[in-house]
Context: one part of a larger RNA
RNA sequence: GAACGAACGCUGGCGGCAGGCUUAACACAUGCAAGUCGAACGCUCUCUUCGGAGAGAGUGGCAGACGGGUGAGUAACACGUGGGAAUCUACCUAUCGGUAAGGAACAACACAUAGAAAUGUGUGCUAAUGCCUUAUACGUCCUCAGGGAGAAAGAUUUAUCGCCGAUAGAUGAGCCCGCGUUUGAUUAGCUAGUUGGUGAGGUAAUGGCUCACCAAGGCGACGAUCAAUAGCUGGUCUGAGAGGAUGAUCAGCCACACUGGGACUGAGACACGGCCCAGACUCCUACGGGAGGCAGCAGUGGGGAAUAUUGGACAAUGGGCGCAAGCCUGAUCCAGCCAUGCCGCGUGAGUGAUGAAGGCCCUAGGGUUGUAAAGCUCUUUCAACGGUGAAGAUAAUGACGGUAACCGUAGAAGAAGCCCCGGCUAACUUCGUGCCAGCAGCCGCGGUAAUACGAAGGGGGCUAGCGUUGUUC
Repeated sequence: GAACGAACGCUGGCGGCAGGCUUAACACAUGCAAGUCGAACGCUCUCUUCGGAGAGAGUGGCAGACGGGUGAGUAACACGUGGGAAUCUACCUAUCGGUAAGGAACAACACAUAGAAAUGUGUGCUAAUGCCUUAUACGUCCUCAGGGAGAAAGAUUUAUCGCCGAUAGAUGAGCCCGCGUUUGAUUAGCUAGUUGGUGAGGUAAUGGCUCACCAAGGCGACGAUCAAUAGCUGGUCUGAGAGGAUGAUCAGCCACACUGGGACUGAGACACGGCCCAGACUCCUACGGGAGGCAGCAGUGGGGAAUAUUGGACAAUGGGCGCAAGCCUGAUCCAGCCAUGCCGCGUGAGUGAUGAAGGCCCUAGGGUUGUAAAGCUCUUUCAACGGUGAAGAUAAUGACGGUAACCGUAGAAGAAGCCCCGGCUAACUUCGUGCCAGCAGCCGCGGUAAUACGAAGGGGGCUAGCGUUGUUC
């Protein structure tokens, strides 16, 4: 000098764009953040112009694996980059083929019953795109090549939406490898599923992934192991560059979801707002037993130098469901708060010497503040008030918002501070103080003439900011 997710002190007019718990991955009151489909299904209720329309819980389907948060863990194929083969992929696209015949249940509901509640239990009835059997098999899978195995679901407004098998694509994901990726040797040896083989199991798939047997290997001063620290990257800051530091916001990947463990469902999870077990904590209880998880958006307590509203809307973009109308969406788009940052604008312009008054200094002559003020002549950006009033949307639909913008009205009117003045370093005098009070980044000032302390006048610098502190280069 530059920079900052900054903080503190003094001060503070407006707008645009951005940013805003870096600390306790501390604990959380309350509300909302994931639903949707009656064109899969039965039942109940309400309204009815008897055509129908609507609501509710339940069965069923799809979606809750996305989106959103956080960085605790992780020094690792986690990430980055470049390769690879032994894989899966719902919805979507294309192509080929099919969609036949039957059956038994279980919710809801009714009755009875247990319990304080959460929640059940028994009996009976019932539908389906729920479940099960049979048939069939272009292609598919297995095969000892003879053969064997395996599917479907219907709905309605009659035009469509679906369903099943297979192939290819697209997308997404899993796996393997080369190279790169912090510090410490005051950590030198580490390793028994350990290293390899055979066989088997397991997986969508390779593989000690797991197991049985066999061999005795494997890693290491080119730093193994251990310890400490840390999410990684694109990037960001600085620098002429090389490099150094860093990883907020935005984007990609990873990991986590009170702590630890586990699987279920599913195309996909070992699942933030799903389930089970254990633990800590909080709450309810009739003491028998139950309920919960903000590192989602707001918000509260706490910690801290320090970080915002318990706001509006689905209008746009995007997502889920649905044929659609539409519903949901704290994603998102907006608004609110904060000079936290960057950028822009304003706080007036011209004229004005009796160089006014006042202040300060003085050699008492004067000098300076100073064209500065007053006065005179103008202007009206921004703000204020009144009116018109968008684009963003496509035929309709606008939260923002009567916002932006435009027009008009009045009046210089509503709008300047902060730090410094010994040298480095731009800027000097007087008074007070008297090694005191104090200053200080370094050198150093102060003990009676202090340009260095405090005040005043004057001056210098920056300016809605200025200075200090912290950190990086």